[in-house]
RNA sequence: CACUCAUCCAGAGUGACUGAGGGACUGGCCCGAUGAAGUCACGGCAACCGAUUGCGGCGCGUCCGCAGUGACCAGGUGCUAAUUCCAGCUCCAGCCGCAAGGCCGGGGGAAAGAUGAGAA
Numbered sequence: 001c002a003c004u005c006a007u008c009c010a011g012a013g014u015g016a017c018u019g020a021g022g023g024a025c026u027g028g029c030c031c032g033a034u035g036a037a038g039u040c041a042c043g044g045c046a047a048c049c050g051a052u053u054g055c056g057g058c059g060c061g062u063c064c065g066c067a068g069u070g071a072c073c074a075g076g077u078g079c080u081a082a083u084u085c086c087a088g089c090u091c092c093a094g095c096c097g098c099a100a101g102g103c104c105g106g107g108g109g110a111a112a113g114a115u116g117a118g119a120a
Stems, first nucleotide, its partner, number of pairs: 003118006013042005021031003025088004043080003048076002051069007058061001084112001089109004094103003
């Protein structure tokens, strides 16, 4: 870098250094000298993995599946403005138009992206 699966309307920030950008991309709309991004320190949130409890399964291995607990283990990651900030492609609804079509972003799905786990 590419592949598979799951999740994405909840939740959770202070300080120090530094100093102008940031919210993936495009458009919009926001955040930002009352301090962006980044780095460091200490917190917090969450529950993907691990841990742990129950049930079930059979190839019976301290293996697999399902469900739960809880924040334990100085555990591995992640996250800590706005729903993934909204839209992008498509279907439905609504509005305009005789029509072609346009608008709107209300609802569904996809794409893209993010995170985790897995596999090569």